[in-house]
Molecule: Bacterial RNase P class A
Organism: Desulfovibrio sp.
């Protein structure tokens, strides 16, 4: 130098003028006016997972239903993160998978003679040879997969059928970790596999809805409740009673729309330093915080400086990505024009 692994950041700056929402104070006072000082992101976004908060439901306990799944940790929580195991890619940094198919049921196109307690086309072998029969699985071929590999001994021929080593697997021990697992010795010819992203089994997690939740104030209109009053019936009269449970009038109540308020933003928070831990995170100390909207603010113009293209150069001229908060917060995922940084790999090349 050149490929190329990871991991973290930043994604215009500064002045000026006009505006916009919210916040304090101050003047004027019922929506105005002046000063102060705040005002989108790393993802706000998909809404795919976890939490808080609010409201119903709720005694215990199983069942189904759905998610999750090596192990230990971290954290409110979690399918997230951090450190490990095992396997597998990659010369390497490095990346990528993950409960059980020695319970049961089940698939496996096509090709093949056979695809699941396997089968014999082609082969070998014997019955002289053909045909056929019977015996055999070493060669050959089909396939994504044909029952461990070498060598040998037996034999017509041949095969873990048997023997030696290797390599695998399962069982017991022993040692090393908390653990998944590792190593090490023994035994046993046990080598007949493969998919759980099929049902399944086994372990753990889970009640529903969600700021339109939810909580308060409360018009007009229409109807509901309750008192008095007023009618009509008994009755000579009153009182009481009874009637239509109404008609009209008055006073109260209470539910609820529409509207307004509230929930609302300071919180699992940021910064720094110490200190624990390999990290993920944690503690403790100091110290900082001023978006909260509801057709919905967070901008819009002009200078100047920064980057990036064009053009030999300055001048000039054009361009700057994805994308906009709605109850808050932890993650994951996808979107991003151009930069910065810092570790690590291989291979040139020089000293």
């Nucleotide at each position: 130098g050149a490929a190329g692994c990871c991991g973290g950041c930043c994604g215009g700056g500064c002045c000026a003028u006009c505006g916009c929402u919210g916040c304090g104070g101050a003047g004027a006072u019922u929506g105005c006016u002046c000063c102060g000082g705040a005002g989108a992101g790393g993802a706000a976004a998909g809404u795919c997972c976890g939490g808080g908060c609010u409201c119903c439901a709720c005694a215990g306990g199983g069942c189904a239903a759905g998610g999750c799944g090596c192990u230990g940790g971290g954290u409110a929580a979690c399918g997230c993160c951090c450190a490990g195991a095992g396997g597998g890619a990659g010369c390497g940094a490095u990346c990528c998978c993950u409960g059980g198919c020695a319970a049961g049921c089940g698939c496996a196109a096509c090709a093949g003679a056979g695809a699941g307690c396997a089968g014999a086309c082609c082969g070998c072998c014997a019955g002289a040879a053909a045909a056929c029969u019977g015996g055999c699985a070493a060669g050959g071929g089909u396939g994504a997969a044909a029952g461990g590999g070498u060598g040998g001994c037996u034999u017509a021929a041949g095969a873990g059928a048997c023997c030696a080593c290797c390599g695998g697997a399962u069982g017991c021990g022993g040692c090393g970790g908390c653990g998944a697992c590792g190593c090490c010795g023994c035994a046993u010819g046990c080598c007949a596999g493969g998919c759980a992203u099929g049902c399944c089994c086994c372990g753990c997690c889970u009640g529903g809805a969600g700021c339109a939740a939810g909580a308060c104030c409360a018009a007009a209109u229409a109807g509901g409740g309750a008192a008095g009053g007023u009618g009509g019936c008994u009755g000579g009269c009153c009182c009481g009673g009874c009637c239509a449970u109404u008609g009209c009038c008055u006073u109260c109540c209470g539910g609820g729309u529409a509207g307004g308020u509230u929930g609302c933003u300071g919180g699992a928070g940021g910064g720094c330093g110490c200190g624990g831990g390999c990290a993920a995170c944690c503690g403790c100390g100091c110290u900082c915080c001023u978006g909260g909207a509801g057709g919905a603010a967070u901008g819009a113009u002009g200078g100047c400086c920064g980057c990036u293209g064009c053009c030999a150069u300055u001048u000039g001229c054009a361009g700057a990505a994805c994308a906009g908060a709605a109850c808050c917060c932890g993650g994951c995922u996808u979107a991003c024009a151009g930069g910065c940084c810092g570790g690590c790999u291989u291979c040139c090349a020089u000293u």